Glycine riboswitch aptamer from uncultured Rhizomicrobium sp., 96 nucleotides, folded computationally. The prediction has a mean pLDDT of 79. The sequence is in RNAcentral, with records from MGnify. Taxonomically the source falls in Rhizomicrobium (Bacteria, Pseudomonadati, Alphaproteobacteria, Micropepsales).
């Protein structure tokens, strides 16, 4: 990288509009749009040891340094995405 297979979490939330089926009203389903609550495993941010550089010290290794630049996550933020199923999916197996 690529196939296959496994893969979690969180409101069937409220109003408001449209749109389909039905209807004496009325009401199911999707969509959209706001507002509250909430999730972390699609991507993104942030972040240690350390590692370079700068400055002091010092003959040299080398040590300090609340300066500067780099550096990982299943941590963390929740910007996106996500909160019935389906879908999505980090990682995992197993083949090419």
């Nucleotide at each position: 990288c690529u196939u296959c297979u496994g893969g979690a979490a969180a409101g069937c939330g409220g109003c408001g509009c449209g749109a389909u089926c039905u209807u004496a009203a009325g009401g199911c389903u999707c969509g959209c749009g706001c507002c509250c609550a909430c999730c972390g495993a699609a991507g993104g941010g942030g972040u240690a040891a350390u590692c370079c550089c700068g400055c002091g010290u010092c003959g040299u290794c080398a040590c300090g340094u609340g300066g500067g630049g780099g550096a990982a996550a299943u941590c963390u933020c929740u910007c996106a995405g996500g909160u019935c199923c389906c879908a999505u999916g980090a990682c995992a197996g197993a083949g090419g």